[in-house]
This is a predicted complex of two RNAs, RNase P RNA and transfer RNA, with 427 nucleotides together.
The coordinates come from a structure-prediction model, not an experiment, and the mean pLDDT is 78.
Rfam match: Bacterial RNase P class A. About the family: Ribonuclease P (RNase P) is a ubiquitous endoribonuclease, found in archaea, bacteria and eukarya as well as chloroplasts and mitochondria. By type it is a ribozyme.
This record gives sequence, structure tokens and C1' cells, in this order.
RNA sequence: CGAGUCGGCCGGGUGGCCGCGGAGGAGGUGCCCCGCACCUCGUCUGAGGAAGGUCGGGACUCCACAGGGCAGGGUGCUGGCUAACGGCCAGUCGGGGCGACCCGAAGGAGAGUGCAACAGAGAGCAGACCGCCGAUGGCCGCAAGGCACAGGCAAGGGUGAAACGGUGCGGCAAGAGCGCACCAGCGGCCGGGGUGACCCGACCGGCUCGGUAAACCCCACCCGGAGCAAGGCCAAGCGCGGGACGGGCUGCCCGUCCAAGGUCCCCAGGUAGGCCGCAUAGAUGGAUGGCCACCCUCCGCAGCGAUUCGCUGCGGGGACAGAAUCCCGCCUACAGGCCGACUCGCCGC
RNA sequence: GGUCCCGUGGUGCAGUUUGGAGUGCACGCCGGCCUGUCAAGCCGGAGGUCGCGGGUUCAAAUCCCGUCGGGACCGCCA
Repeated sequence: CGAGUCGGCCGGGUGGCCGCGGAGGAGGUGCCCCGCACCUCGUCUGAGGAAGGUCGGGACUCCACAGGGCAGGGUGCUGGCUAACGGCCAGUCGGGGCGACCCGAAGGAGAGUGCAACAGAGAGCAGACCGCCGAUGGCCGCAAGGCACAGGCAAGGGUGAAACGGUGCGGCAAGAGCGCACCAGCGGCCGGGGUGACCCGACCGGCUCGGUAAACCCCACCCGGAGCAAGGCCAAGCGCGGGACGGGCUGCCCGUCCAAGGUCCCCAGGUAGGCCGCAUAGAUGGAUGGCCACCCUCCGCAGCGAUUCGCUGCGGGGACAGAAUCCCGCCUACAGGCCGACUCGCCGC
Repeated sequence: GGUCCCGUGGUGCAGUUUGGAGUGCACGCCGGCCUGUCAAGCCGGAGGUCGCGGGUUCAAAUCCCGUCGGGACCGCCA
């Protein structure tokens, strides 16, 4: 200098003018006063890293403080953190990258059931299309050998996403873990280390029986339901009618509670208001903005100086997005910029 | 604000449950036949990023995750 990895942060600034939401204060006007309403002036305060998607969890509120079983749903390596989580931190294993580092829904297929289209001989305790052999048995031949069949084989070809270990030597008629050596995997057993996932090492068994659980399922753990339009109070107005049925604990059963003209469901009717919940921003048609000047930053053009570059002028751009009960996370969107640590390559000293 | 559903040729759908070549239905479109002409009818044909991206799997419209777009419902008296 170039290419990259990880972590953190900012995401325009200052001044002037005008404007908006909220809360106090002062003055004035109106109603007889309290108090309320209106007007004027001035003070304080007013969006984000994601306020977003509403994906996960919690606070809070109500359902009867919700018991047991089944069904259903979620999570899924290990240890810790947290109010909780599908979150975070650290580690293990697997995969990717030369590397810094990144990614992983990562329990179980030796509990059981299922699935694998097409192609292919054969697709799940598999199989013989091409192929190899034809030692043994039969025939011919003096013999070497030849011929056909029975039969043997699974090395090579071929199909497929996947064909029941790999290399070498021996062996054989030809072959094959058939035997052996090494390697890989699986299972068993033992020793050591670690809280644990797991790791290291030794021995034994030719055991080589694979894939799929984001298929059913099994195992472990977790989950009662609804949501601020929850819920509480007040006011207005219509109605106090009809139908179905005991109802609730928001799937079912047990159990239990309430009630016997009430609750719940449907239809019909009225209403579309206020306060609390609700906040050191905070509404209930929803405020947080606009203009100008200068500065910052990026791009383009022109001029001047000049070694990469710098200065001046002109023009244009500065994102994503906007609270609605609150909080913790996740995910997604985002112009441009800053800081720190590290890796690889090239060049110079 | 909250809860839930949908997205497949030009249009409306089925297929998603239990993964197996994008398979099909109706209307529409194009060409031909028929007719003096048009319609109807008959024959043939074209037309598909299954909203988008990623993952699981040998294989995804279908299963899982994220995202985009569209739609429905939920007040009070009570």
C1' cells in the first nucleotide's frame, strides 16, 4: 500500500425566524363567590438504534390463585448468567476458510412403524444385465488342450443421490475379509484427564447392517387461557324483547365452584362520550416540524499549484425510519463516517 | 393497538393433509375448421421465478426459518 476478519460507537452541528404537543407560572375578561372557560406574555420539556416486524419472554390485568390425567404445543451438545426466553457468555464436536475467523434446530436410526420417485439385474436381513471362471462332474483327444451344460464368483463395466469398507500382498479355476499387514469406521472393555459435553491411550471382536426424526415416533425439560379494544369507575341513550341451553375453570375426562329465572351463546335495540389504567415525551384523528445562513461530509465539473495530492469556485446529495401500557431480547431496514484489535499478500528500510 | 388467515399461467381455483417430473379444472388468449359474416360449436396450441430469500432432504408448491404484499375479525350499554 492492497485485500480482509472481529468488536465498539456516531448517525449531522451552531445561530436566527416561524410553528406544534405536554406541564407549571403571571396578568386580564366573563359568570354573584369558590371554581371553570377563554385571551395574552413568559419558563421548562418533547423519538430511535432500530421507536419497525410483532418472532420469543416477562411485568401488569381479568377469568374461580387455575388440582389430577389425556390430548396439544414448544425447546433439544455441555456448563453458567438472567425475572424469563427459542436470549447472552464460555467451552465441546462437526463443517468452511491459507489465515484472522465464521457457520451449525447439534438428543435418539442397535425401541418400533414408515419412506427412497425415475433409472437399474438388484434399494434394505439386496442382487446377477454385461462380465470372469468352468478347478469338480460329462464328451472328444496319446497328450498339451478343446467343446457344451450343470454350476461357481462378485474383482471390473453399467444404473443411481445412495449398491454392504480402502490400499497392498498372499490365496484361488476365477474370485471374495477367504487369510494377513496398515488405514478408516462400528461395537465391547479397561486406564488417565475434565463439574460436564468430551478428549488421550491400550486391548479385544473381521463386526463393516447405510440414509431419513425441519416423517410418525421415543427420551428429557417447559407450557392454564386471554390480552391495555386487558380491566375498573362514571355518564348518555335504546331496550329490559325473541331463540337456544344450566353455566364457568378458553380442547376432552375426572374433580370442583357458582346459580336456579341468573350466567353464558345467537338475533334484535341503543351508543361511538369522559376519567383511571398511563409514565421526568405521551395523544385518542394521533405533537416532536419548516425556512434561511455558516460549518461538517460525499459526488460531479472547472481553474490553480503539484510526487501520491492540496486549495478555490459552482451545482447536487446526507439514509432507514418515526413512540401509543411498560420492560428484556431476537430478526429485519439503513446514505455516510469514526475508533480499537487482528490476519494474509506485495514493496521499502 | 391486538388476534388470525391468504399468496399457484391473464382471471378464479384445486393440488400442501401423507414430499416424488409443475399435474389439473373453468373462463380467457392464439391458430385452423364450420358460416355469406359474427357468435355458438369442433380440433389443435401457447402461456407457470408456485410472492421473495435461505435451510432440511437424493428430491420442496408441499416441511422449517426469515421477509414482502394483501385481507378478515376484536369496543361499550352488558